[in-house]
Formats: sequence, C1' cells, structure tokens
RNA sequence: AGGGAUGUAGCUCAAUAGGUAGAGCGUUUGCUUAGCAUGCAAGAGGUAGUAGGAUCGAUACCCACCAUCUCCA
Repeated sequence: AGGGAUGUAGCUCAAUAGGUAGAGCGUUUGCUUAGCAUGCAAGAGGUAGUAGGAUCGAUACCCACCAUCUCCA
C1' cells in the first nucleotide's frame, strides 16, 4: 500500500430489517438506619465518530473521511 470489523449515556453493551433510542453498572435526590452498608422510589445524563446524498422521514441505506482493532505481506 491492500482486505475486514467496530464507532450509540461517564463505563460495558442492546434494540429497531426506515417512523424519531433503552438496559446493567456508575451518578444525583428522597425514604429506610443512631450512623454506614444493603434495600426501595424518583431523576439527570445521548441531535447515535465527522460531513454530504437519496427519502415525507435515517442510529439504520449509499459515498467520502477520521479513530481503534484485526488479516495479508
């Protein structure tokens, strides 16, 4: 140089075969305790790597680029 995979919440990861995004852990508040832990309830947190295209509509489809991992040499 060339081929492949991945990129979604602070971390680890889902789901949707186009109709507008969730879980666990973490975190915040409250209840429970003399206090802590555990437990329970509620909340915050993501324009989905970047930028275009087709579409009424994109996290998903197409193109380019970036980053990481990997294969060949």